[in-house]
RNA sequence: AGAGUUUGAUCAUGGCUCAGGAUUAACGCUGGCGGCGUGCAUAACACAUUCAAGUCGAACGGUGACGAGGGCUUCGGCUCUCUGAUCAGUGGCGGACGGGUGAGUAACGCGUGAGCAAUCUACCUCUUGGUGAGGGAUAACAACCGGAAACAGUUGCUAAUACCUCAUGAAACGGCAGUUCCGCAUGGAACAACCGUCAAAGAUUUAUUGCCAAGAGAUGAGCUUGCGUCUGAUUAGCUAGUUGGUGAGGUAACGGCUCACCAAGGCGACGAUCGGUAGCCGACCUGAGAGGGUGACCGGCCACAUUGGGACUGAGACACGGCCCAAACUCCUACGGGAGGCAGCAGUGGGGAAUAUUGCACAAUGGGCGAAAGCCUGAUGCAGCGACGCCGCGUGAGCGAAGAAGUAUUUCGGUAUGUAAAGCUCUAUCAGCAGGGAAGAAAAUGACGGUACCUGACUAAGAAGCCCCGGCUAACUACGUGCCAGCAGCCGCGGUAAUACGUAGGGGGCAAGCGUUAUCCGGAUUUACUGGGUGUAAAGGGAGCGUAGACGGUAAACCAAGUCUGAAGUGAAAGCCCGGGGCUCAACCCCGGAACUGCUUUGGAAACUGGUUAACUAGAGUGCAGGAGAGGUAAGUGGAAUUCCUAGUGUAGCGGUGAAAUGCGUAGAUAUUAGGAGGAACACCAGUGGCGAAGGCGGCUUACUGGACUGUAACUGACGUUGAGGCUCGAAAGCGUGGGGAGCAAACAGGAUUAGAUACCCUGGUAGUCCACGCCGUAAACGAUGAUUGCUAGGUGUAGGCGGGUAUGGACCCGUCGGUGCCGCAGCUAACGCAAUAAGCAAUCCACCUGGGGAGUACGUUCGCAAGAAUGAAACUCAAAGGAAUUGACGGGGACCCGCACAAGCGGUGGAGCAUGUGGUUUAAUUCGAAGCAACGCGAAGAACCUUACCAAGUCUUGACAUCCUCCCGGAUUACCCUUAACCGGGUAAGCUCUUCGGAGCGGGAGAGACAGGUGGUGCAUGGUUGUCGUCAGCUCGUGUCGUGAGAUGUUGGGUUAAGUCCCGCAACGAGCGCAACCCCUAUCCUUAGUAGCCAGCAGGUAGAGCUGGGCACUCUAGGGAGACUGCCGGGGAUAACCCGGAGGAAGGCGGGGAUGACGUCAAAUCAUCAUGCCCCUUAUGAUUUGGGCUACACACGUGCUACAAUGGCGUAAACAAAGAGAAGCGAGAGGGUGACCUGGAGCAAAUCUCAAAAAUAACGUCCCAGUUCGGAUUGUAGUCUGCAACCCGACUACAUGAAGCUGGAAUCGCUAGUAAUCGCGAAUCAGAAUGUCGCGGUGAAUACGUUCCCGGGUCUUGCACUCACCGCCCGU
Repeated sequence: AGAGUUUGAUCAUGGCUCAGGAUUAACGCUGGCGGCGUGCAUAACACAUUCAAGUCGAACGGUGACGAGGGCUUCGGCUCUCUGAUCAGUGGCGGACGGGUGAGUAACGCGUGAGCAAUCUACCUCUUGGUGAGGGAUAACAACCGGAAACAGUUGCUAAUACCUCAUGAAACGGCAGUUCCGCAUGGAACAACCGUCAAAGAUUUAUUGCCAAGAGAUGAGCUUGCGUCUGAUUAGCUAGUUGGUGAGGUAACGGCUCACCAAGGCGACGAUCGGUAGCCGACCUGAGAGGGUGACCGGCCACAUUGGGACUGAGACACGGCCCAAACUCCUACGGGAGGCAGCAGUGGGGAAUAUUGCACAAUGGGCGAAAGCCUGAUGCAGCGACGCCGCGUGAGCGAAGAAGUAUUUCGGUAUGUAAAGCUCUAUCAGCAGGGAAGAAAAUGACGGUACCUGACUAAGAAGCCCCGGCUAACUACGUGCCAGCAGCCGCGGUAAUACGUAGGGGGCAAGCGUUAUCCGGAUUUACUGGGUGUAAAGGGAGCGUAGACGGUAAACCAAGUCUGAAGUGAAAGCCCGGGGCUCAACCCCGGAACUGCUUUGGAAACUGGUUAACUAGAGUGCAGGAGAGGUAAGUGGAAUUCCUAGUGUAGCGGUGAAAUGCGUAGAUAUUAGGAGGAACACCAGUGGCGAAGGCGGCUUACUGGACUGUAACUGACGUUGAGGCUCGAAAGCGUGGGGAGCAAACAGGAUUAGAUACCCUGGUAGUCCACGCCGUAAACGAUGAUUGCUAGGUGUAGGCGGGUAUGGACCCGUCGGUGCCGCAGCUAACGCAAUAAGCAAUCCACCUGGGGAGUACGUUCGCAAGAAUGAAACUCAAAGGAAUUGACGGGGACCCGCACAAGCGGUGGAGCAUGUGGUUUAAUUCGAAGCAACGCGAAGAACCUUACCAAGUCUUGACAUCCUCCCGGAUUACCCUUAACCGGGUAAGCUCUUCGGAGCGGGAGAGACAGGUGGUGCAUGGUUGUCGUCAGCUCGUGUCGUGAGAUGUUGGGUUAAGUCCCGCAACGAGCGCAACCCCUAUCCUUAGUAGCCAGCAGGUAGAGCUGGGCACUCUAGGGAGACUGCCGGGGAUAACCCGGAGGAAGGCGGGGAUGACGUCAAAUCAUCAUGCCCCUUAUGAUUUGGGCUACACACGUGCUACAAUGGCGUAAACAAAGAGAAGCGAGAGGGUGACCUGGAGCAAAUCUCAAAAAUAACGUCCCAGUUCGGAUUGUAGUCUGCAACCCGACUACAUGAAGCUGGAAUCGCUAGUAAUCGCGAAUCAGAAUGUCGCGGUGAAUACGUUCCCGGGUCUUGCACUCACCGCCCGU
C1' cells in the first nucleotide's frame, strides 16, 4: 500500500466481498512446562449451608473457670482472700468505611472550570479556658407468670464516662443601639457597652488518657453555576406550584423546598414536550491523522440493595448483612401467630453458546475497637480450576548415501518423501529422582512453602498439532465420484480425464496452539471538517416575491467579543510515549520525564472579522430624455373557411380506402348560385425574430397597466446577495355552478383488417375543447444545466438603442451597451461534449444525492368536493443495476457493387413404370456410419459363399496373427479314406536344408506365463484427412501517430478492376498470407526426329488394301522454341490508372479449361481407412465353421433411367470419331446356333494384333395420330454364361404376354458457347453382376432490356437494451 467481482473488451460511476488489528468471547480438533494477568456479558432470576462487623472489664453492676494462699474438716469436702480467663446486660466507639451490582437515570447524573458574603464536618493536629455541687431512676439479677415459638408481662433490688438539676462561663448564640474598615449586588470583617441563654466524667495508676466550651487547620460532605454530554419532527406546541413577588414555615444551608395571598407569567424550530435507548468519566480498541466504536479488569463519581413508601438514631444514612408499613415469594407453626432477603466470599438450582474452590492465612498491606496485650477483618495476601489472554522455554544437536526399506507417482528409465530414518558421537533446557534452601520481617511472628533458586546423578528418553494448497493468497499430483455426494468469504467448482467435492502422497502457513462463528475499527475519499458530488451514471426545488438566518463595497477613529501572544492556576493516580532500573530475558513491576491538544484568571497587540461613531460613491436605487416589443387585463370590431337553414339550377351518384364496406342520396344528395344563422380560430407577414420570472403570449382598434433597454449624471448613500419556513403564480387533463356548442373529438356504435383485433384505417358520435366564477397544483414544468457577482483568446450572424466617420439616392465602415444563435483556443470532463448565455477560474447563499428491486408503495399526518397531491419507511431479495465510448453481428435502415441471384431463354424434376439410396415398419438379424444448404446412385470403383462388421447353431482358449522360455519331433508338406451340415476330429501312404557332425536354420507338436485380439465406447479427449462459407477478396503485422483506454489510423476517400487490381490523395511509411503470374491441357506457326504412324511425287503391285521399294513433303506422334505485351493508332479520362473503338493477327484486352482454397467459422464429418489417450471384454465384446440376413414391404422422400411419339417408330443398304483396355487377358478370320452363345484358335505384353459395330446423321421404303407398328413393365415357357453353388438372391437370349403412361398441381432444379440439349464409345471395380460413377468424342442452339424485387456475398455509413451475437434479447398471461 491494495485486490476480486457488472463487459466480447474499455474507461468512469457504484455497491458487494477479501487480505490487517482487537475481544470478559464461544464452538471444533489437538494439548509439554513456567511466569504475569483474567474468568455470569444471559435471569437486578430464586437461593440450602458456613463465613463476610465487631470491639472495649483501663466506663459500670454482676458471673466467676484455671491457679495461688489462709481457715475449718468426719479428709468426702466447706468457706474466705488474691489473681482474674470468660460471659449475657447497661454504657462508649464503630456497623454511613471496606466489599457487590449497573436495574433505574438523557439528569447539574457525569466531565471540566468557577462560586458559597448561603453551609456542616465524629475521629486527627494546634491554641485558649474549664472539669465545682447534687439528685432520681433503670437493665442485668431474683421471684411469679403468658406463649408451640418468636417474644413478652408483673413485682422487687442495684451501678456508671447512662439520665437529670444547680453553680461558673468568654471570644459562642440571641436582643437592642453603635464606631471603624472593606467588598462582589444581597453584604462582610473588626472593636466595644448592656441584657438574656447553654457545659463537663471520670478511669487506671502515677505516667498518662478521657470529658466540656470556643477558635484555627486538615479531611470529608452539601448546595449553586458557565460549557459539553445518544436518537426520532411519521413527536410542534408544553406548563397551574406552573413563572415571578410579599409574608410565614422548614433546613446545616440558598431556594416554590412547603404554605397563604397577589400578578400572569415561563419554556420552544439555537428543537420545548413526548417516544426510544443508555450508568458517566479517566481510559480501552482501531486509525497516518481527523475520526469511528466501546465503557470488562484497574481508578474517580453516581445510583441501587426482593418491589414500593417512610422516617428514627447519628458528625455523617433516609442506612446491603438497622427499624416500621404495604406487596409478591419462600420457610416454621400447636393455625392463635411468627421468621427471611448472597447485586458480600465460596456454593446450589435455573437461564444460557458460555464464565472457577462450599480452599489456606491474618505472615504482609490496610481497616474497626482498645492505654495496651490483643480480638475481628471471604478487605487483602496466597493457593486451586480453565491454553481465556499476553510473554518465555522445550519437544534435541553434530556427522551420516547403499540416496536402505516402506509409501506415492511414473513416459517403467526414474522421481519424491530424503540426511529424513537406521547407525556413530554428544548434550541435559523442561519434566522425573535425590540433596541443599532463601528474600519477603525494623526485636518476635511466614498462609504462600520445603515454594523460588542452587547442586548432583540419570535416560534421547516423557513432550506436535491445526488449517490451507482454482484466483484473490504462500503452497500439486494420483485415485474415487459423475450437476450425484458435496464445497463456497466473493467470483464460482461438480454433467467420466475435477490442482475447487472425498481420500492418499507431497507441499505451504502458524505453532501449544490452529481454524470457525460473533462483534468493533480499518481498508471505505462508501456521509467526504481534513476529504465527495448533482447536463447524460443517484442527485437543481416548476417559477417568482420575501421573513428569520448566512454572507457582504471604499477610507478613518475608538472598543477589544472573536483572533494572536506572555504568565499563573487546574487538567487526580494508573494508562499511552521517552529515558533509566528490578525479576536469567520478556510479559509484568518500579522510578523520573514528557504529554494530557482542555477550562479558568490575568498582562499585552490591534492587521483581519465583529461592535460604535461620523464620512465616501465605483454596488444598489431614484429623477430627467428617448425608442422597441404576440408582456398583462377589459371592451369593441373585421374578413376568409367549416357546418347548418332557406331558395334557385341540376341528376345519380356522393363519400371513403392499400382495397372495401358501414354512411349520405330519386322524400333529389354530392356539385353550383344567392341570402341568412351561429360558434371557434386568426392564412400570408413569420424569422434558431420579439416580449415575459416561469407556465406562456400572434387579426385589427381603444382604455388602463407591469417590466426591460439606451442616453444623461441631478439626487439618496451600502439601502446589497441569497433565502429554511411562508405567500403568490403555475400547460394540459380533471372537478363544481351557470352559460355556450360551428369544427374537432376520449367513451360508445357500426364497417373493415386479423387466427383473434376490446387497436392502428373508415363512417358516425357524447363528455370535453369555448366563456364567467371557484377548485386542483401536477408534466420529458427540459437547456434533463438553482440564483447572484467578478475574471479568462478570437471569428461570424441576427434583432433593439447610442456615438463617430465617409458619403449622400438611401447606404457602408468603426466603436459601444444590453439581448439572441453558430464555430472555436486555453481550461474542464469518464467520455460525449461545454467553452464570455461555461459544464473554465474564484466567492456567497439555498435545494438535493449516497447500490438495484421492494417503492414514490404501506402506515401516520396535512391539503383537496373527488380524482388525488405533499411528506415518506421497513421486512424481504439480488451481486449487480446504471453511464459514456469500442469491436463485431444484426435491421421488414441508407448508399455502392457482384454472382445463372432475379429477369430473358432452353431443357428438366414434381404425375407413370422401373432402377437405386433413405426414413418408417417388420424381423432371430434386417450390421454400422452420413442428417438443411454442406445426409439420401453418400462411405460402397460393384453383399449369391467370401466380403460381413449382424442373427441362429456348432467348435477352440497363449488362441486365426507377433515376440520370448522349456521339452519333444524332423512325419514340414502333400495325396487318399472314414465321420460331420461344415470347420473340427480319426486313419493310411509318400516325404526338409546346411554342417567343422557338437549343432544351427526352418517348420510342426506339447506345456507354463508374460501377452495376443476387439469394425467394443467416447470425433464433445485427439492426430491425420475432408466438407462448407468460397476462388468470395479479403485477413493481418512491424514502426510511427491519435486516444486515459478498449481501440483507431494504415485497410477510409476520388476514380478503376474479375480482384485490398492499379492510379491519385491522405499521419502514415512499409511488409506478410491471399489476388495475379510462375505449372498442365488446348487453339497458330517454326524446328528436331520419322516407327509400329503417313503417302504428295517416283517405281512395283492386288479381288481389295501404304501391300512393297522408297520418301518424311503433309496428317500425326513428342521434344524444343516463337507468339499476346494495352505493344501500335484514334477518342474519353486528371497529362494517371483505366475504358471505348480500330489496325495487324490463328488468337485481344484474364484467349478457353484445369490444378492451386488466405485468417478463420460450423465442439461440421470420420475412433468402421489408418494412428492414438482414457474406459471396457479376456473359455469372450476374441477366433473359427455351416446356414440365414444386409435383397423384407400397408407407406413417405431424394437421385436417376425409359417413355408418353411423326423433329417419331420400324426396315434396308451407306458415311465420319476421340479416348481407352488387353496375358488366369483381348481374342481376328472360319464353322454351328433365330439368339444369348458355342467350337476352334491366327495375331498381340500392343501408334503393329484384338476389343471395335460408333450412334445420332444423310438416302430409300413403310406406318397416318390410335393407348397405335408409341411405350415397354409384369408374367409364362425354353435356354445361354460365370461360378464349389444362381432357391432365398445374378446378368443375358428367344418366343409369347403387352400394365401404367397421351407431357404432369402447388412447388422446384440445371445451364451464358463448342455451353445447354441430344447421340453413341470407353474405363475402373469385377469370376459374374450398371439406368450409377469417371472419362471421350459427334451433332449443336436460344437468350441476357436491365438490377426494382427473391437468395447469397463484399465495402462504407447509421441505430442498437444483441456479443452463445435476431434461431439474439425480452414482456405479458
The RNA shown here (small-subunit ribosomal RNA) has 1373 nucleotides and comes from an uncultured bacterium. The RNAcentral record of the sequence draws on ENA, Greengenes and SILVA. The coordinates come from a structure-prediction model, not an experiment, and the mean pLDDT is 85. Its Rfam family is "Bacterial small subunit ribosomal RNA".